[in-house]
RNA sequence: CAAGUUGGCCGGGCGGUCGCGCCCCGACGGCACUGCCGGGCGGGGUGAGGAAAGUCCGCACUCCACAGAGCACGGUGCUGGCUAACGGCCAGGCGGGGUGACCCGACGGCAUAGUGCAACAGAGAGGCAGAUUGCCGCGCGCUCAGGCGCGUGGCGAGGGUGAAACGGCGAGGUAAGAGCUCACCGGCGCGCGUGGUGACACGCGCGGCUAGGCAAACCCCACCGGGAGCAAGGCCAAGCAGAGACGAGGCGUGGCUCGCGCCGCUUGAGUCUCGGGUAGGCUGCUAGAGGCGGCGGGCAACUGCCGUCCCAGAUAGAUGACCGCCACCCCUUCGGGGGCACAGAACGCGGCUUACAGGCCGACUUGGACC
RNA sequence: ACGUCCGUAGCUCAGUUGGCAGAGCAUCCGUAUGAUAAGCGGAAGGUCGCACGUUCAAUCCGUGCCGGGCGUA
Numbered sequence: 001c002a003a004g005u006u007g008g009c010c011g012g013g014c015g016g017u018c019g020c021g022c023c024c025c026g027a028c029g030g031c032a033c034u035g036c037c038g039g040g041c042g043g044g045g046u047g048a049g050g051a052a053a054g055u056c057c058g059c060a061c062u063c064c065a066c067a068g069a070g071c072a073c074g075g076u077g078c079u080g081g082c083u084a085a086c087g088g089c090c091a092g093g094c095g096g097g098g099u100g101a102c103c104c105g106a107c108g109g110c111a112u113a114g115u116g117c118a119a120c121a122g123a124g125a126g127g128c129a130g131a132u133u134g135c136c137g138c139g140c141g142c143u144c145a146g147g148c149g150c151g152u153g154g155c156g157a158g159g160g161u162g163a164a165a166c167g168g169c170g171a172g173g174u175a176a177g178a179g180c181u182c183a184c185c186g187g188c189g190c191g192c193g194u195g196g197u198g199a200c201a202c203g204c205g206c207g208g209c210u211a212g213g214c215a216a217a218c219c220c221c222a223c224c225g226g227g228a229g230c231a232a233g234g235c236c237a238a239g240c241a242g243a244g245a246c247g248a249g250g251c252g253u254g255g256c257u258c259g260c261g262c263c264g265c266u267u268g269a270g271u272c273u274c275g276g277g278u279a280g281g282c283u284g285c286u287a288g289a290g291g292c293g294g295c296g297g298g299c300a301a302c303u304g305c306c307g308u309c310c311c312a313g314a315u316a317g318a319u320g321a322c323c324g325c326c327a328c329c330c331c332u333u334c335g336g337g338g339g340c341a342c343a344g345a346a347c348g349c350g351g352c353u354u355a356c357a358g359g360c361c362g363a364c365u366u367g368g369a370c371c
Numbered sequence: 372a373c374g375u376c377c378g379u380a381g382c383u384c385a386g387u388u389g390g391c392a393g394a395g396c397a398u399c400c401g402u403a404u405g406a407u408a409a410g411c412g413g414a415a416g417g418u419c420g421c422a423c424g425u426u427c428a429a430u431c432c433g434u435g436c437c438g439g440g441c442g443u444a
Base pairs, nucleotide, nucleotide: 001367002366003365004364005363006362007361008360009359010358012326013325014324015323016322017321018320020047021046022045023044024043025042026041028038029037030036031035049342053353054352056351057350058349059348061229062228063227064226073225074224075223076222077221078092079091080090081089082088093107094105095104096103097102108220109219114218115217116214117213132159133158134155135154136153137152138151139150140149141148142147167185168184170182171181172180188207189206190205191204192203193202194201195200233283234282235281236280242274243273244272245271246270249263250262251261252260253259254258290309291308292307293306294305295304296303297302328339329338330337331336372443373442374441375440376439377438378437381396382395383394384393390427398414399413400412401411402410420436421435422434423433424432
């Protein structure tokens, strides 16, 4: 210098004018009597994100349900750790890819719990299977011979098909062959030893010769999971349907101490109490598994202590519009013009996933050149 | 907020133990007619929504996205 790998961060800045939500203060006003409320007014403060998104996991919180255990159903799936928890994160093991930095992995069990699947091709596709091309023995026939044909039996080595065909190589063995036998290697299982918390690694011994693939096929094993969701849930005043208790008088009027009228007397006048849900108001509601800084523990994820800060809370839903300067990108006739991503809270938090113009910082790898 | 289903030819839809993707209508060509339509014969037409994975092999199985429908409060 070129190409690349990886970790982290920012994601416009300053100023002005007008406007909006929430909070505080002031004067003012209302109710009322020194307390409560806040329509309009003035001033001040504050006001989106790294993903606020998808709603894919996990938790907190709230209500409902609940003896215990099991079944069913769903989820997770190497080991150790972190955490409130997780399908997340960190570290490690194993496998795979890359020259490398590094990246990827749903990574328990099909060898002994069982079942199932494998099109086409092929002789044969799942068991001690198969004989197409082949190899070989014996018998018979033909042929001068080489050899050929038929029958019968043996064989699983070579060829061929396929994604996949029952270990590899050498020697012995045989009529021909074959783990048929043996040595070595590979693979599998079991046992022991060493190291490691463990996954696992290394070494030694034994076994039978081979056991194939698919569990993101049923299934088995281990672990986890009660249901619903802030439209959860709670409170408030008035009124309605209605319910309960008491209950013999109640109302109107003339009039001035007695009448009259109406209603009611268990088919209940009247009084009192309770009173679900919806709509309305308040709450839940934002100070929290919180942010930042320092010191300490830990390889790390993470965590302990101390200090400091307060950082949106709407309810048809505010967070906007315009202007000037600067920064960045593109075009330029050098006057200027255009652009500036993905996207916007709705109970909160931890993750994952997805979208994203442009830019900054660190660590590392490979190749080339020069000293 | 929670649950559930769907996406296959231009349109409407089939497609199961995973093994060459189909039907009806529409389109085009031919036949027939003076000319059409219907009829008859034939042909073309597919990113199976997208990406990655599992598998020898994926419309089908798994995961993540994109788009749409329905239900409950």

About this RNA: Two RNAs folded together computationally: RNase P RNA and transfer RNA, 444 nucleotides in total. It holds a member of the Rfam family "Bacterial RNase P class A". Rfam links the family to the GO terms ribonuclease P activity, tRNA processing and dimeric ribonuclease P complex. The family's RNA type in Rfam is ribozyme. The prediction has a mean pLDDT of 78.